Annotation: Predicted 3D model of a 114-nucleotide RNA (SAM riboswitch aptamer (S box leader)) from Ornithinibacillus scapharcae TW25. It matches the Rfam family "SAM riboswitch aptamer (S box leader)". Rfam describes the family as follows. The SAM riboswitch is found upstream of a number of genes which code for proteins involved in methionine or cysteine biosynthesis in Gram-positive bacteria. Model confidence (mean pLDDT): 81 of 100.
RNA sequence: CUCUUAUCAAGAGCGGUGGAGGGAAAGGCCCUAUGAAACCGCGGCAACCUUCAAACAUUCGAGUUUGAAAAAGGUGCUAAUUCCUACAAAGCAUAUUGCUUUGAAAGAUGAGGG
Numbered sequence: 001c002u003c004u005u006a007u008c009a010a011g012a013g014c015g016g017u018g019g020a021g022g023g024a025a026a027g028g029c030c031c032u033a034u035g036a037a038a039c040c041g042c043g044g045c046a047a048c049c050u051u052c053a054a055a056c057a058u059u060c061g062a063g064u065u066u067g068a069a070a071a072a073g074g075u076g077c078u079a080a081u082u083c084c085u086a087c088a089a090a091g092c093a094u095a096u097u098g099c100u101u102u103g104a105a106a107g108a109u110g111a112g113g114g
Stems, first nucleotide, its partner, number of pairs: 001114008013042005021031003026085003043078003048074002050069007082106001087103007
């Protein structure tokens, strides 16, 4: 970098250095000199990787679902739903735009593979 797969409406911040940007990208809307990014320290959140039990199912390798335990370890996260929208479909209202729902795309993270 790329492929497969799962999840993404919940949750969790202070200090130091730093000195103007940041929220992926476009539009919007936000955050920011009452201090952005980045780095460091100390916290915190959370069961993806772990273990156990039950049920289902079985091609006997393993798998699926539900529940429970674990924050020591490997990652991750710690403003706003992935901040919102874009594309498609359906529905509603309207008058050329708006609202709602679902899905897709894109993205993020984990696990496995190339």